[in-house]
RNA sequence: GCCCAUGUAGCUCAGUUGGUAGAGCACUUCCAUGGUAAGGAAGGGGUCAGCGGUUCAAAUCCGCUCGUGGGCU
Numbered sequence: 001g002c003c004c005a006u007g008u009a010g011c012u013c014a015g016u017u018g019g020u021a022g023a024g025c026a027c028u029u030c031c032a033u034g035g036u037a038a039g040g041a042a043g044g045g046g047u048c049a050g051c052g053g054u055u056c057a058a059a060u061c062c063g064c065u066c067g068u069g070g071g072c073u
Stems, first nucleotide, its partner, number of pairs: 001072007010025004019056001027043005049065005
């Protein structure tokens, strides 16, 4: 330098062919126990890496940039 994959909540990850962003764990409050753990209920937390484009509508499609991993020379 070229090619491929990937970037979504604090962490690990879904999001099936564009239509109001989710799960598990963690966190907060409550229930429950003599108390702790386990368990149950409710809740908070996201400019979907960034910019631009297409579209009535983009996490999703297109272009560029950046980060990470891998391959080739």